The RNA shown here (transfer RNA) has 73 nucleotides and comes from a Bacteroidales bacterium. NCBI's taxonomy places the organism under Bacteria, Pseudomonadati, Bacteroidota, Bacteroidia, Bacteroidales. Its Rfam family is "tRNA". The family's RNA type in Rfam is transfer RNA.
[in-house]
């Protein structure tokens, strides 16, 4: 500088080849249990990296750009 990947909740991690209200564990927040506190229980919170584009419909696809990794010189 060329060519692959990958970027989704505070963290980890799904989403069946474009169709559900983006699911779940974690962790915070309230509450139940407890003399307290853990522990276990309910419950409640919070996300598609920015910006365009293509469709009736994008987390998915296409352009760029930010980051992050790997190859080659």
């Nucleotide at each position: 500088g060329g060519c692959c990947c990958c970027g989704u909740a505070g963290u980890u991690a799904a989403a069946u080849u474009g169709g559900a209200u983006a699911g779940a564990a974690u962790g915070c927040g309230a509450g139940a249990u407890u003399c307290c506190g853990g522990u276990u229980c309910u419950u409640g919170u919070g996300g598609u990296g920015g910006g365009g584009g293509u469709u009736c419909a994008a987390g998915u696809c296409c352009c760029u750009c930010c980051g992050g990794g790997g190859u080659c010189a």